This is a predicted structure of a 73-nucleotide RNA (transfer RNA) from Symploca sp. SIO2E9. The sequence is in RNAcentral, with records from ENA.
[in-house]
RNA sequence: GCAUCGGUAGCCAAGUUGGUAAGGCGUCAGUCUGCAAAAUUGAAAAUCGCGGGUUCAAUUCCCGCCCGAUGCU
Numbered sequence: 001g002c003a004u005c006g007g008u009a010g011c012c013a014a015g016u017u018g019g020u021a022a023g024g025c026g027u028c029a030g031u032c033u034g035c036a037a038a039a040u041u042g043a044a045a046a047u048c049g050c051g052g053g054u055u056c057a058a059u060u061c062c063c064g065c066c067c068g069a070u071g072c073u
Base pairs, nucleotide, nucleotide: 001072002071003070004069005068006067007066010025011024012023019056027043028042029041030040031039049065050064051063052062053061
């Protein structure tokens, strides 16, 4: 330099025939307990890597860029 794959909450991770996003761990609160842990219930937390384009509408489609992994030279 080229090719392929990936970037989504504090961490992991699903979701793309375009209609504003599951789950797990963790965090906070309640229940339980003498207290705590465990268990259980609930809640908060996502500019979906950045910028632009198409569209009534973009995590999803198109273009450019950044970062990471693998392979090739």
It matches the Rfam family "tRNA". By type it is a transfer RNA.